[in-house]
Context: one part of a larger RNA
This record gives sequence, structure tokens and C1' cells, in this order.
RNA sequence: CUGGGCGUAAAGAGCGCGAAGGUGGCGCUUUAAGUUGGGCGUGAAAUCCCCCGGCUCAACUGGGGGCGGUCGUCCAAUACUGGAGCACUUGAGGGUGGACGGGGAGAGCGGAAUUCCCGGUGUAGUGGUGAAAUGCGUAGAUAUCGGGAGGAACACCAGUGGCGAAGGCGGCUCUCUAGACCAUUCCUGACACUCAAGCGCGAAAGCGUGGGUAGCGAACGGAAUUAGAUACUCCGGUAGUCCACGCUGUAAACGAUGAACACUAGGUGUAGUGGGUAUCGACCCCCACUGUGCCGCAGCUAACGCAAUAAGUGUUCCGCCUGGGGACUACGGCCGCAAGGUUAAAACUC
Repeated sequence: CUGGGCGUAAAGAGCGCGAAGGUGGCGCUUUAAGUUGGGCGUGAAAUCCCCCGGCUCAACUGGGGGCGGUCGUCCAAUACUGGAGCACUUGAGGGUGGACGGGGAGAGCGGAAUUCCCGGUGUAGUGGUGAAAUGCGUAGAUAUCGGGAGGAACACCAGUGGCGAAGGCGGCUCUCUAGACCAUUCCUGACACUCAAGCGCGAAAGCGUGGGUAGCGAACGGAAUUAGAUACUCCGGUAGUCCACGCUGUAAACGAUGAACACUAGGUGUAGUGGGUAUCGACCCCCACUGUGCCGCAGCUAACGCAAUAAGUGUUCCGCCUGGGGACUACGGCCGCAAGGUUAAAACUC
């Protein structure tokens, strides 16, 4: 001496469940596998190190000593780890009471708006743009009033507010269903943490079959702009967007920050709950837990910044990185209907 890292430089898997593996709270007894000490055995010779000697020296070489181990065996020790047994309640789970929310699935219902259809009033424009034109309109549009149809989305409330593992979730009601939270400290008694493999979930776009289609709108047609305009702007418009079932499996799937636990000044908002104080009662005020923000000390950081929701101090486990390009590629494997996904090089070059 026996790597260093992963917010932004390369690097946290999109998220969860999870057998194997790794790791594991408090007390007592026991065992003695790991561990520690000692004895014995063995660890060939040469080599290596030290001492003495032989070639005039050295290289070379003779002799002696040493060194050398996840080794075997016996004896001993028992703090720690492991094995066995008994016990505990703080971790974990459950019970009881309370309260929370756009968590998920299905069904039903509602109003505003756009569009279309029918009817009334009414007449020459309307629409659109930087300006125009295409478009629509005397077969009566636009505007306005009444009626009807249909699809999609739910203004205000609305909030660095809530819920969810993540993706994500927002009109109202009902049914089914998952969850965290607070109080109690009643029950079990370490039942835990993390997880290669595996399994499941997973925005948008896309694909298959069937339906639906109001608005919007890739492609496409047209009008403009322009040197051109395969664009930006305008008029149209198919797939799609919506529903059911099945596939796809990706994203700046981001907090660009894996999960769990413990510890480490404070200040100030906000959401849920409980306790206290106060009051006729409610509010106010004080305290605690859980979540979500901002500011900030120590500490950390290349800096920016992070700072009890850590990027601080530690422990456990998993994933990942190792100069740029070639390359989120080729080949092969696996998956997919396809699009493609996943795993993932090399030559060469700087």
C1' cells in the first nucleotide's frame, strides 16, 4: 500500500412484489465452527535472506541458520460472529377507536362551450392575416332567437394543497376495492432490511380486431411568404386523439439524487390528526406525530449548491461508471404481428 466514484463532469435500473444470497434488536444459558494463544507434525532439494568457508576478488559455489501456510492435529480461552435452547419488547406485524384524500375499477347522471341539423328574424357580406388570398355566402351565410342531435373535456373551487410505488389521478352520485395517518399500548414476539433471477405495473406515440368521431389534427390538398419554402402564417383535412379487448415496454419515465435504519442548531408557511390552555361555546395561543414547501448553522461540495424530505455523520443490501468518436451501432441470443425493444462488441481513429 492492499481503488475511486454515480444532483449538474462517465455513472441510481421507470416503478413495485419478491424465492435464493448478503445483512440483522435486547437479556441469559450452552456449544466452541469462525476467532485468539500454546504444544506437536508437516511445509523436499534448489531459489530468497543472514553468518562462516572455497576458487587472488566477484559472479559461481560448500556448510550452518532463518524465512515460508485460508495446512493437519491436540490442549486451552470465550469478548465478538455463528449453531442450539429459554426469555423480552423498543424493530416489524396485528387489534380497537378516530379521521383523510383528483388512490384504483365499474355503473349512472349533470351543466357550460364547440360543431352539425330543423325553424324564426334579417341582408350582403363573412372569415382570416403583418398585409392578403384560398374558403364560406343571394340555392340567403355571418349575426341573433327557439328546438333538436352527437362526441369529447370538466371553467370557477385550485393552492410550491391532496392521493398514489412509479406511470399518473380533478364535474356529481352510487357500488366494489387498495392505502398511509393519528390515538390507545390490548395481542404476537425479531416474524426484519435489501434483493441477482423471476413475476407484475408502466405517459405519449404506435400496432391488431370491432365500435365511435363534436373539436383538434401528423400525412395530404390549397392560399400566402420567399431566390426557393418539401417550413413558420392562413383555409380545408385522413390516420389518430375517444371506447372495449389484446399487444408494444419506451421517455429530459427528472428531485437528472436507489431502498432501509439511526444520529446531527434553529426559524417560518401549509395539509391531516391528537393533547393542553382558554372560553358559556368556537376562535386564538402552546406542545407532539405524519406529510409537503421556503430560509438557514455545523458539516459536505470543484463550484453551483445540499443542509432532519442531506448532496452532513454512520451501518446494511442492490444497481451502475471506468477517455472522446465508432456505438442508445454490427453480429448472435431472447422478446414482438410489425414498428422495434433488450443484452451488447470490434476494427479503425483522435